[in-house]
C1' cells in the first nucleotide's frame, strides 16, 4: 500500500546485519586466516618449484674444488584444487582376541667365511632425434654362496600368566620348511643385523548422526547364507567350486537430481534458517581412463606401461608432452595482482659436520577486500544575513606533507631519532512528497522530457522531473545491482489456521501406526540425578600482558562442542510382565417407536388412447396473437375397455437412515437406534495413512417398456437481432432388469471420539410418579434418559454470529491450507467402453484478489407521507399558417462572444444606424523609469506650400521661426471586452413552493459509526404529544419584517368638503353649481402611534397533541401576499459589470479614425404578438381607475395641418402643474356566415420626426395593395380565487424605436376538497460486485501487437544401463630358451579403448497447431452485480 471510511485475512515494498561486483570520490598509519573459489577440474609459451651424500670408482684441476657413473636415503612430505562421491566419505563413540609401521627412543645380543659380475671408461656399430647394439677393463655399504643366531608350520603332553572372553603369550620334545649383517674413519665417532618394547603413522570393522523427489514401489543373481579352497599385513563373496533360497523395502529399498564432510561462518532473543572458497582436521583428484612395478609406506601431481582426446618435433622410420605448484599467457566472464627478492628467520630432505636444496616459508610491489587509529587547524579584531561566513593580523608545527642527517633491514622500503620550512599538503557521496531526518525557495519543462524499491509525481503556478541556492544523513568514504538471514507467528517444536477470508476427504467400515479407564505387585527399557572417560587447535567470553591507543597478538581461566561410551542411584509418570475391578465398550432379556432396507402381491384418483351413445361450431393458447386442431364431426357430456407412470388429503418447525436418500396398503425376510433391567464378559477401546464398501441427478452398454413430462430438433410469436424467456408439437431420457460411471452448493459450506462449563421454552420416542378418566394401546402435569428445534449467560470470534446439537475450556487421532491469475490446466501415471475421474505442476503475469460490517447513492425491491414547475376534475393555451424576437445550422472579409435537459434559447441585450464594439477591411498614434549610441556641425515642435492617399491631423520634401532634448537599440512599463469561471473573490441560478442539517455530554460498538434524529399518533413543518439510553442545545421551520384587510387616538397642506358663510345661476321662498375664497378636519385620504385572533369559547372524537363542526367577529385556525431562507451539492453561470493570481501581447491583442458587420437565409427549434371572427368587426354617443414619471424634462392652452406633426407657450424641481381623453363596458346603428365590412402580412406612392448621418439598417402618418389563415398530428405548458381568462395604463431602457420586462388598476369564472397511477421529493426498510456513486460497474468472441508455455511428422546430440564383436595391456600357471634381474610361447583371468543393437533419461531444434497472459480511447452484443429486468 486493497476502502468514501472501518476492522480483519493476506501478500507486495521500505527500514537492519553480512557477502561479492560496480558508479563517483579519496590525506596518512597499524593489523589481517583478503585477492581467478563461484564461469571453463578449459588450454598453456617461458623460467623456477627435489634433492642430497667421509659408501665406491673415474675424469679434470688453480690442490680450494668441480663433473660423470654405481650405491644409500629422500622423492608417498610440503604445496594446489574440489571434478567425482549420498558413501563407514565425514563427525563422534567404540573394536582390532583380525593387522602393519622406514627414519626416532629404550634394552639385549651380534657384525664369521667366501665368490662371480657390472655401469662409468676405452674401442666400435645403428638412428634425424630420443635412444640403442657389440667387444674389452674395474670397485663398493651394489649382487651371490655358506655358517651361526633366528623364524614358520605340524603332532603329543603339560605348566603358568593377561583378560569380560583365549583363537593370545609361555615351556619342552620330535619332524619338515626357511634362514641376518657392511663397512667407513681425521680414531673422536658414524654406521650394519636380529629380537623385545615404546612412540608415530596407517589399514580394517561396528553403533549413532547429518538431503530433495513417490509425477521413482518394488529391488537384487556373487545376489543372502553355509562348507572348503585361494588371496591379503589383516577379517570378509574379497575371489573361486559346491550346497541352500534366501536378503533389502512404506521407519522409503531401488532409481533420479543435487552435493566433498567437519571444526566453523552469516543472521537471529532463541529455536532455527542459509552457507561451508581462504585458516585447521579428514577425504578425493592430478588432461580422460586402466594397470602394475619399486618400496616401511603409492597403485605414486613435477616415476613407469597402455588406450583415448589435444598439442609439439620429425629426415615419415619414429619420438616428446601434461601449471587443480609459484609467477605469467589465453579463453571465459560482472568478477580477482608482479613472468619481484631471499634462504637472513621458521620448518623440511640429505649429510658426522661444514653445508647444499627448498616459488614451503619469510619479505617487498599492486588492489577503496575487511578491521582499526589520527587528521583536514587554533585564536584576535572588523564587517555581516551572527553556533556560521568574509577580510586583515597573530599562534602552533605534537599528527600529516616536504627537505637533510643518523639508526633500521639479507638488501631495500616502511618505521624510529634529531633539525629546518610553511596553515600549509588533505571532503566527498547520497538525499530533501509519504514511509523517513531535511524546502509549500527560485528558474526551466508542460502526461513531453523524465522520476519512482512501494504508494505515486509530470496534461502552464510540479515541496516529487532538470538545474541553482538552502537544508539533512553518513563521512575517507558514500550510493546502485545481486545474494543470504532477520523483519515473517507468511511453514507456526517453541509458535498459525480450516462456518463465511486459502483450507474438513461425499459417507461409513477397517489394516499399519499413534493414543488409551481403575487398583496392586514386579522389572528398570524409557526418564531423572550423579560419577568417570572423551568431545584437537584456532574460533567465543572474562581477566592479565605486549605493541603510544585500538584492531592484532600472546598468556590464563571459563565456555562451546547441546554428543557418545561406561559405572552408580531413584522409582512418580510412560512402556513391559503378572493379578484383580467395572464406570468405557460389547453381549443378553423385555415391551414399545420409525416414509430404515429387500422381495412379492393388492389398491386408488388423475391423464392419454380405443369403442359406443349424446351433441354442434368452434376448440386450444396468450399480455395480445399465431402455429396447432376441427365438417373424415373436434372441444364438451355419459357409459365402457386398455396402458404406463405416480401415490393428493394425512403432512409437521415431525420420523428413520452413515451419507446419498426414504411416503398408498398387506405379507415375508434383513438390519440399526432409543428406553428399562438387583443379567453376563471384563478395557475387549478411540482415531485411522494405504485399502475396501456404499454413493443424487445426468451420462454409457445390452434387453424390455413408453401414459404424462420433456434436453436436442421443428414450427409460431417477441425483437434491431432472439440460436432465449412465451406458445404448439416432440426425440433421447425419465420407468424396469443386468452391468458401468463415482461426480454435485454430495451444505450445518462446521471430520470423528471423550470429559467439563448458566438457564428458559417447544416437539418426538421410552420409562417412572401424581391427578383425571369415557377405563382405551386414554388424557394432563412433573421427573429421568435419548433425539430434534428455538431464545439466550459466560466464553469465543475480524465481525456476522456460535452458544450442553459450540464456532466455549481441554485431551486423542486423521485430512487439508500458505497472495491473485495461469489452473484443477499441461506432462507423466492410474481407473473407465466412452464421456471423463483421481493424482497434479511450471514458465509467464499481477498489487492486490478476498471476508465481515459502516455511511451514502441506486433498484424495471417493499412500506408510509407529500406537491397543480405531479395526476385526477375543470378552464385557458402552445404544437398549424403570418409576423416579432432569441438560438442552432449555413453563408460571409466579418456575420464578435458567452449561456445548451429541468437549471441555455424576448437569456447577458434595461432596447447594435455612428458610438456601443469586443468582429472584418484599411489608415494613424502612443514606451513612466534606467542604460547605450545620437544631438548647438541644431533634437523635438510650430506655420505655409507641394507630393503621397478614398480621406486625413499621418509620411516625405523645401523655406521660415523657436532653441534642448530625443523612441534608434536593449531592458522595464501603461494599456488589453486577450486566455484560463477547471487558479479565485464577490454575486447569482437550481436541488428548494423542500424539512431537513448538526453539536455537547452520556451510552453502545475493537472500529468506521450508531443512539439522540427511532416508534405510535399528529402537523404546512424534525410542528407538537406520548413511549424509548438518552438528556439537552444550535442552524433551519415557526416566530420576525413589509404590504394589505377592521377599529381607535393624534395631526391637517399642495389632500378632503357633511354642516356654515362668501360667490355664481335661476324671478323669490327655495333650489342648483364650482372646493374658487373664508371656515372646518365629520367623512375620504395621507402620515404617525396603538388595538384586534389566542383553537380564547361551545359540541363531538382523542390519553394528549390535535382533528371535524359551530358561535361571535372586519378577519378563524399560518387571515391573505411578499421579504428573509439552514448544512451542503452542482469543478452549475459569470475573468465581457467590477475586483483578482498566473500566462500572453506590448509598437501591437493597446488607443483612435473611416467604412462595413452583429440586421445575411435552402432549413430546424424555443418564447411571444395579432388572428382565423357574430360572446364579433365597423360607425356614432356615454361612464368609471390606480401605480408611476417629469427641468438636456413633462408640457396645459392657442394657432396651422387630413394625420403623423409643426409654430408659440402658461404651469411645474411636483399630494400644487403636466403626462391623463383609460380600455374592455353601456346605449344606438349597420354587417349576416362569406376568405367576408374577418384577418392583416407583403408591396407601391407621398409625407413627418429624431439624429453629423436613416442605402445597407429607425419609428410614425395618409392613400393604395389585401398574402397565409376557417381551431391546428404525435406531444406538451400554465392555473385552485380576486386566481385563470380578458381589458387597458404607467414605468425601465431612451436622441429616435417595445409584440419585451416590471408594476398598476378594470371586468371576472369553471373545477377539486381527492390520490400516489404518471413525474418527482422526504422518511423507514431491503439487496448491491456501485463510491467519478446506474450516464455506475462489468463479461466473452472477433480484429491488432508482443511474451512465455504445451502438442507436433521428425532431425541431430549428451548421460547411463544391457546384449554381442574386436581387444592394447596386466595378474597367475606351465613350458621352452647360448642374452637368465631377461625373452618367447600356450593357457587362465582381469580388462581400458573402440564398433554395433536396444532400453531409459536429459537438454536442443522443428513445418504447423493449441489454449494462456499482457497491451488509454477498435468491433459485436449485454450473460453477472438491484427481483440486473427469465432469481
Nucleotide at each position: 500500500g486493497u476502502u468514501g471510511a472501518u476492522c480483519c485475512u493476506g501478500c507486495g515494498g521500505g527500514a537492519g546485519a553480512u557477502u561479492g561486483c560496480u558508479g563517483c570520490u579519496a590525506u596518512u598509519g597499524g593489523g589481517a586466516u583478503c585477492c581467478g573459489a563461484c564461469u571453463a577440474a578449459g588450454g598453456c609459451a617461458u623460467g623456477c618449484a627435489a634433492g642430497u651424500u667421509u659408501g665406491c670408482u673415474c675424469u679434470c684441476u688453480u690442490u680450494a674444488g668441480a663433473g660423470g657413473g654405481c650405491g644409500g636415503c629422500a622423492g608417498a612430505c610440503u604445496g594446489c584444487u574440489g571434478a567425482g562421491u549420498a558413501a563407514c566419505a565425514c563427525g563422534u563413540c567404540g573394536a582390532u582376541a583380525a593387522u602393519c609401521u622406514g627414519c626416532c627412543u629404550u634394552a639385549u645380543g651380534c657384525u664369521c667365511u667366501u665368490g662371480a659380475a657390472u655401469a662409468a671408461c676405452c674401442u666400435u656399430g645403428g638412428g634425424a632425434a630420443a635412444c640403442u647394439g657389440a667387444g674389452g677393463c674395474u670397485a663398493a655399504u651394489a649382487c651371490g654362496a655358506g655358517a651361526u643366531a633366528g623364524g614358520a608350520g605340524a603332532u603329543u603332553g603339560g605348566u603358568a600368566c593377561u583378560g569380560g572372553g583365549a583363537u593370545g603369550u609361555u615351556c619342552u620334545a620330535u619332524c619338515u620348511c626357511u634362514g641376518a649383517a657392511a663397512g667407513c674413519u681425521u680414531c673422536g665417532g658414524c654406521g650394519g643385523c636380529a629380537u623385545a618394547a615404546g612412540a608415530u603413522g596407517a589399514g580394517u570393522c561396528g553403533g549413532c548422526g547429518g538431503u530433495g523427489g513417490a509425477u521413482u514401489a518394488g529391488g537384487c543373481u556373487g545376489u543372502u547364507g553355509g562348507u572348503g579352497a585361494g588371496g591379503u599385513a589383516a577379517u570378509g563373496g574379497c575371489u573361486c567350486a559346491c550346497c541352500a533360497a534366501a536378503c533389502c523395502g512404506a521407519a522409503g529399498a531401488u532409481c533420479c537430481a543435487u552435493a566433498g564432510g567437519g571444526g566453523c561462518c552469516u543472521u537471529g532473543a532463541g529455536a532455527g534458517a542459509g552457507g561451508u572458497a581462504g585458516c585447521c582436521c579428514c577425504c578425493a583428484g592430478a588432461a580422460g581412463g586402466a594397470c602394475a612395478c619399486u618400496g616401511a609406506g603409492a597403485c605414486a601431481c613435477u616415476g613407469g606401461u597402455c588406450c583415448u582426446a589435444g598439442c609439439c618435433c620429425u629426415a615419415c622410420g619414429g619420438g616428446g608432452u601434461g601449471c587443480a605448484g609459484c609467477a605469467g599467457c589465453u579463453a571465459c566472464g560482472a568478477a580477482a595482482c608482479c613472468u619481484u627478492u631471499a634462504c637472513a628467520a621458521u620448518g623440511c630432505a640429505c649429510g658426522c659436520a661444514a653445508g647444499u636444496g627448498u616459488g614451503a616459508u619469510a619479505a617487498g610491489g599492486g588492489g577503496a577486500u575487511c578491521c582499526u587509529g589520527a587528521g583536514u587547524g587554533c585564536u584576535c579584531a572588523u564587517g555581516u544575513u551572527a553556533u556560521g561566513c568574509a577580510u586583515g593580523g597573530g599562534c602552533u608545527u605534537u599528527u600529516u606533507c616536504c627537505c637533510a642527517a643518523g639508526a633500521g633491514c639479507a638488501a631495500a622500503a616502511a618505521u624510529c631519532u634529531u633539525g629546518g620550512a610553511g596553515a600549509a599538503u588533505a571532503a566527498g557521496u547520497g538525499g530533501u512528497g509519504g514511509g523517513a531526518a531535511a524546502g509549500a525557495c527560485u528558474g526551466g519543462u508542460g502526461c513531453c522530457a523524465g522520476c519512482c524499491g512501494c504508494c505515486g509525481c509530470g496534461g502552464u503556478a510540479a515541496c516529487a522531473c532538470c538545474a541553482g541556492c538552502g537544508c539533512c544523513a553518513c563521512g575517507a568514504g558514500u550510493g546502485g545491482g545481486a545474494a543470504u538471514c532477520a523483519c515473517u507467528a507468511u511453514u507456526a517444536u517453541u509458535g498459525g489456521g480450516u462456518c463465511u477470508a486459502a483450507a474438513g476427504c461425499g459417507u461409513c467400515c477397517g489394516u499399519a501406526g499413534c493414543c488409551g479407564g481403575a487398583c496392586a505387585a514386579g522389572c528398570a527399557a524409557a526418564u531423572u540425578u550423579u560419577c568417570u572417560g572423551u568431545g584437537a587447535a584456532a574460533u567465543c567470553g572474562g581477566c592479565c600482558a605486549u605493541g603510544u591507543u585500538a584492531a592484532c597478538u600472546g598468556g590464563u581461566c571459563g565456555g562451546c562442542g547441546u554428543g557418545c561410551a561406561g559405572g552408580a542411584a531413584a522409582g512418580a509418570c510412560u512402556a513391559c510382565u503378572u493379578g484383580u475391578c467395572u464406570u468405557g465398550a460389547g453381549a443378553c432379556u423385555g415391551g414399545g417407536a420409525g416414509g430404515g432396507g429387500u422381495u412379492a402381491g393388492a389398491a386408488g384418483u388423475a391423464u392419454g388412447c380405443g369403442g359406443g351413445g349424446g351433441g354442434u361450431a368452434g376448440c386450444g393458447g396468450u399480455a395480445a396473437a399465431a402455429u396447432g386442431u376441427u365438417a373424415u364431426a373436434a372441444u364438451c357430456c355419459c357409459c365402457u375397455g386398455u396402458a404406463g407412470a405416480c401415490u393428493a388429503c394425512c403432512a409437521a418447525u415431525g420420523g428413520c437412515g452413515a451419507a446419498g436418500g426414504c411416503a398408498u396398503c398387506u405379507a415375508a425376510c434383513c438390519a440399526g437406534a432409543a428406553c428399562a433391567g438387583a443379567u453376563c464378559u471384563g478395557a475387549c477401546g478411540g482415531u485411522g495413512a494405504g485399502g475396501g464398501a456404499c454413493g443424487a441427478a445426468a451420462g454409457c452398454u445390452g434387453g424390455g417398456g413408453g401414459a404424462g413430462c420433456g434436453a436436442u430438433c421443428c414450427g409460431g410469436a417477441u425483437u434491431a437481432g432472439a440460436u432465449a424467456c412465451c406458445c404448439g408439437a416432440g426425440u433421447a431420457g425419465u420407468c424396469c432388469c443386468a452391468g458401468c460411471c463415482c461426480u454435485a452448493a454430495a451444505c450445518g459450506c462446521u471430520g470423528c471420539c471423550a470429559g467439563c462449563c448458566a438457564g428458559g421454552u417447544g416437539u418426538u420416542g421410552c420409562a417412572c410418579a401424581a391427578u383425571u378418566u369415557u377405563c382405551g394401546g386414554a388424557a394432563u402435569u412433573g421427573u429421568g434418559c435419548a433425539g430434534u428445534g428455538u431464545c439466550g449467560u459466560a466464553a469465543c470470534g475480524a465481525a456476522g454470529g456460535u452458544g450442553u446439537u459450540a464456532a466455549g475450556c481441554u485431551g486423542g487421532c486423521c485430512a487439508c491450507c500458505u497472495g491473485g491469475g495461469a489452473a484443477g490446466u499441461a506432462c507423466g501415471g492410474u481407473c473407465g467402453c466412452a464421456a471423463g475421474g483421481c493424482u497434479g505442476a511450471a514458465a509467464c503475469u499481477u498489487a492486490a484478489a478476498g471476508g465481515a460490517a459502516u455511511u451514502g447513492g441506486c433498484g424495471g425491491g417493499g412500506g408510509a407521507g407529500c406537491a397543480c414547475c405531479a395526476c385526477a376534475a375543470c378552464g385557458g393555451g402552445u404544437g398549424c399558417g403570418g409576423c416579432g424576437u432569441g438560438c442552432g445550422g449555413u453563408u460571409u472579409a466579418a456575420u464578435c462572444u458567452a449561456a445548451u435537459u429541468c437549471c441555455a434559447c424576448g437569456c447577458a441585450g434595461a432596447g447594435a444606424a455612428u458610438c456601443u464594439c469586443a468582429c472584418c477591411a484599411g489608415g494613424a498614434g502612443c514606451g513612466a523609469c534606467g542604460g547605450c549610441a545620437u544631438g548647438a556641425u541644431g533634437a523635438a515642435a510650430g506655420u505655409c506650400a507641394g507630393a503621397u492617399u478614398a480621406a486625413a491631423g499621418g509620411u516625405c520634401u523645401u523655406a521660415c521661426u523657436u532653441g534642448a532634448c530625443g523612441a534608434g537599440c536593449c531592458g522595464a512599463g501603461a494599456g488589453g471586452u486577450g486566455g484560463u469561471g477547471c487558479a479565485u473573490g464577490g454575486c447569482c441560478g437550481a436541488c428548494g413552493u423542500c424539512a431537513g442539517c448538526u453539536c455537547g455530554u452520556g451510552c453502545u460498538g475493537u472500529g468506521a459509526a450508531g443512539u439522540g434524529u427511532c416508534c405510535a399518533g399528529u402537523u404546512a413543518a424534525g410542528u407538537c404529544u406520548g413511549g424509548c439510553a438518552a438528556c439537552g442545545a444550535g442552524c433551519g421551520a415557526g416566530a420576525c419584517c413589509u404590504g394589505u384587510g377592521c377599529c381607535u387616538g393624534c395631526a391637517a397642506u399642495u389632500g378632503c368638503u357633511a354642516a356654515c358663510g362668501c360667490c355664481a345661476c335661476g324671478a323669490u321662498a327655495c333650489g342648483u353649481g364650482a372646493a374658487g375664497c373664508g371656515a372646518g378636519c365629520a367623512c375620504a385620504u395621507u402620515g404617525c402611534a396603538g388595538g384586534a385572533a389566542c383553537u380564547g369559547c361551545c359540541c363531538u372524537g382523542g390519553a394528549a397533541a390535535c382533528a371535524g363542526g359551530g358561535a361571535g367577529g372586519a378577519a378563524g385556525g399560518u387571515g391573505c401576499a411578499g421579504g428573509c431562507u439552514a448544512c451542503g451539492u452542482u469543478a452549475g453561470g459569470u475573468c465581457u459589470g467590477u475586483a483578482u493570481g498566473c500566462c500572453c501581447u506590448g509598437a501591437a491583442u493597446c488607443u483612435u479614425c473611416u467604412g462595413g458587420g452583429c440586421u445575411a437565409c435552402a432549413c430546424g427549434c424555443g418564447c411571444g404578438c395579432a388572428a382565423c371572427a357574430a360572446u364579433g368587426a365597423c360607425c356614432g354617443g356615454g361612464a368609471c381607475a390606480a401605480u408611476g414619471g417629469g427641468u438636456c424634462a413633462c408640457a396645459a392652452c392657442u394657432c396651422c395641418g387630413a394625420a403623423a406633426g409643426g409654430a408659440g407657450g402658461a404651469g411645474u424641481u411636483a399630494a400644487u402643474c403636466c403626462u391623463c381623453g383609460a380600455a374592455a363596458c353601456c346605449c344606438g346603428g349597420c354587417c349576416u356566415a362569406a376568405g367576408u365590412u374577418u384577418a392583416g402580412a407583403u408591396u407601391g406612392a407621398g409625407g413627418c420626426u429624431u439624429g453629423c448621418a436613416a442605402c445597407u439598417c429607425a419609428g410614425c402618418c395618409u392613400c393604395a395593395u389585401g398574402a397565409c389563415a376557417a381551431u391546428g398530428g404525435a406531444a406538451u405548458c400554465c392555473g385552485u380565487a380576486u386566481u385563470a381568462a380578458u381589458c387597458g395604463g404607467a414605468c425601465g431602457u431612451u436622441a429616435u424605436c417595445a409584440u419585451c420586462g416590471u408594476c398598476c388598476g378594470g371586468u371576472g369564472a369553471a373545477u377539486a376538497u381527492g390520490u400516489c397511477c404518471c413525474u418527482g421529493c422526504u422518511c423507514c426498510u431491503u439487496g448491491c460486485a456501485c463510491a467519478c456513486a446506474c450516464c455506475g460497474c462489468c463479461c466473452g468472441u472477433c480484429a491488432a501487437a508482443c511474451c512465455a508455455a504445451c502438442c507436433g511428422a521428425g532431425c541431430a546430440g549428451g548421460g547411463u544401463c544391457u546384449g554381442g564383436g574386436u581387444g592394447a595391456g596386466g595378474u597367475c600357471a606351465u613350458a621352452u630358451u647360448u642374452u637368465u634381474u631377461g625373452a618367447u610361447a600356450u593357457g587362465u583371468u582381469c580388462g581400458a579403448a573402440u564398433c554395433u543393437a536396444g532400453g531409459c533419461u536429459c537438454a536442443g531444434u522443428g513445418a504447423g497447431g493449441u489454449g494462456g497472459g499482457u497491451u488509454a480511447a477498435g468491433u459485436c452484443g449485454u450473460c453477472a452485480c438491484a427481483a440486473g429486468g427469465u432469481a